[in-house]
Context: one part of a larger RNA
RNA sequence: CGUUGGAAGAUUGAGGGGCGCGGACCCUAGUACGAGAGGACCGGGUCGGACAGCGCUCUCGUGUACCGGCUGUGGUGCCAACUGCAGCGCCGGGUAGCGACCGCUGGCAGGGAUAACCGCUGAAUGCAUCUAAGUGGGAAGCCCUCCCCAAGAUGAAUCUUCCCAGGAGCUUCGAGCUCCCUGAAGGGCCGGGGUAGACCACCCCGUCGAGAGGCCGCAAGUGGAACGUGAGCAAUCACCUUCAAGCUGAGCGGUCCUCAUCGCCCGUGAGG
Numbered sequence: 001c002g003u004u005g006g007a008a009g010a011u012u013g014a015g016g017g018g019c020g021c022g023g024a025c026c027c028u029a030g031u032a033c034g035a036g037a038g039g040a041c042c043g044g045g046u047c048g049g050a051c052a053g054c055g056c057u058c059u060c061g062u063g064u065a066c067c068g069g070c071u072g073u074g075g076u077g078c079c080a081a082c083u084g085c086a087g088c089g090c091c092g093g094g095u096a097g098c099g100a101c102c103g104c105u106g107g108c109a110g111g112g113a114u115a116a117c118c119g120c121u122g123a124a125u126g127c128a129u130c131u132a133a134g135u136g137g138g139a140a141g142c143c144c145u146c147c148c149c150a151a152g153a154u155g156a157a158u159c160u161u162c163c164c165a166g167g168a169g170c171u172u173c174g175a176g177c178u179c180c181c182u183g184a185a186g187g188g189c190c191g192g193g194g195u196a197g198a199c200c201a202c203c204c205c206g207u208c209g210a211g212a213g214g215c216c217g218c219a220a221g222u223g224g225a226a227c228g229u230g231a232g233c234a235a236u237c238a239c240c241u242u243c244a245a246g247c248u249g250a251g252c253g254g255u256c257c258u259c260a261u262c263g264c265c266c267g268u269g270a271g272g
Stems, first nucleotide, its partner, number of pairs: 001152001005163007015149004021049001023047005033038001051106005059100004066093005071086006110144003117137004164271001166180005181269001186266004190206005211259003214255005220248003228239004
C1' cells in the first nucleotide's frame, strides 16, 4: 500500500516445512526344518542407542553485584573492626538465570493409490496367456493420518463483537474542490517493565494501579557476625549463640513509600 467504511478478537487451511532411524533380549519354540550340528518365518512383549523438540523437579556445571576462609601491601590516628589493590588477589561453597552429563516426550498404529512382482477371469491365436475389455494383492517409498508456519491464497476466505446517523458554498457535475462543526470504536506517541528482545517487533502495566524499585515476610545460600566476658606469655580458644548467629543478587508473596504525572497525535461523519 492492497484486500472497497473503520476497528478489536477468534478461526478455516490453498500451499509450504518438519518428523520418518536402528539394535539387543524374552515368549511363541529348542517348535517348523534338519541325519546331526544348528535353527527360523509369522505374531506378541521388554529394554537400550543415536537423533529431535521441550523443560530445570532431580544430578552436575557456571554463577566477576551472595556468604565464608586466607596472604601481601596501602588506608580509616592506634588496638579491635572494616576497607582499596593484587587476573573475581587466591581458596571453599552457592540462589535465580543459562546450560547438559540431567528430566520429559516423539518415531507407532491405521487408511488410500501404486512400483517391481504375485494372481483371478479372459480373448486376439477353439490351446495357452496376469491384459487387450474387466478385476484382486503388493514396499522403509507416494497421498493422508502426527507436529509447525500459513488469506499478499491479489483467487486477498470465514465468524463474533464494537464504532460513526452535521452544515454551507463552489462546481468542468466526477467516488470533484473549499470552509465551519464534529474527532467515535480503536490505534500510536509518552511513561513503568518483561525468563520478549541487537534496533524494531512482541507481551504486561500506567492511580478504577501491585508493573518495576524500595520496605516487610518467606524461601534459599553461606555457616555461627560484631560487641562483651573469661582462659592463656602468646598464637588462639570458650561462653554469650545449635529449638541456627550475622550477612545475603536475580526466587515466592504482601504493602501505594518512590516512579508509572499531566497530556498529545492519528483515525471520522453510514458506505458509492
Molecule: large-subunit ribosomal RNA, domain VI
Organism: Gemmatimonadaceae bacterium